Predicted 3D model of a 159-nucleotide RNA (c-di-AMP riboswitch aptamer (ydaO/yuaA leader)) from a Solirubrobacteraceae bacterium.
Rfam family: c-di-AMP riboswitch aptamer (ydaO/yuaA leader). A reference for the family is Barrick et al. (2004), "New RNA motifs suggest an expanded scope for riboswitches in bacterial genetic control", Proc Natl Acad Sci U S A.

[in-house]
RNA sequence: CGCUCGUUCGUGCCGAGUCCUUCUACCCCAAGGGGUGGAGGAGCGGGGGACCCAAUGCGGUCGAGAGACCGCGGGGGCGAAUCGCCACUCGUUUGUGGCGUAGCGUAGAUGUUUACGCGAGCCCGACAGCUAACCCCGUAGGCGCCAAGCAAUGGAAUU
Numbered sequence: 001c002g003c004u005c006g007u008u009c010g011u012g013c014c015g016a017g018u019c020c021u022u023c024u025a026c027c028c029c030a031a032g033g034g035g036u037g038g039a040g041g042a043g044c045g046g047g048g049g050a051c052c053c054a055a056u057g058c059g060g061u062c063g064a065g066a067g068a069c070c071g072c073g074g075g076g077g078c079g080a081a082u083c084g085c086c087a088c089u090c091g092u093u094u095g096u097g098g099c100g101u102a103g104c105g106u107a108g109a110u111g112u113u114u115a116c117g118c119g120a121g122c123c124c125g126a127c128a129g130c131u132a133a134c135c136c137c138g139u140a141g142g143c144g145c146c147a148a149g150c151a152a153u154g155g156a157a158u159u
Base pairs, nucleotide, nucleotide: 010145011144012143013142014141018042019041020040021039023038024037025036026035027034028033043139044138045137046136047135048134053129057072058071059070060069061068062067074127075124076123077122078121083100084099085098086097087096088095103118104117105116106115110151111150112149113148114147
């Protein structure tokens, strides 16, 4: 000097995932309080749910037509995470990888340029368009050590 791991303090990021309680249980204590859980509440986020509006597939057969019959295909939610192409593989339903892409993120907030990344996963179970009233659910988890430039606008504090 470089790399890796751990700890402490500080400071941030993705995400709705934060805050409060003189209610309650346990623990600690210098007896003032503090910590964890439960319960409740606020805030934030999501789903269901009227009128109106919207929507009601594809193929075949019959029929002048309007229509009728038969067969096939499920649908939906959270989330930025959709869609396409190529290669290899699999007994050709699948899996793996690559290249892009709708969209998304990056140290106050906004816009913009460049740069660097993400572009997953999970759930419901035949069922849900929108949707006032109303009803229900969640409030996790995972990471980093600052990405810069330009622009105008705004906020707070003090006098």

The sequence was found by an Rfam model in a public genome assembly. The organism belongs to Solirubrobacteraceae, within Bacteria.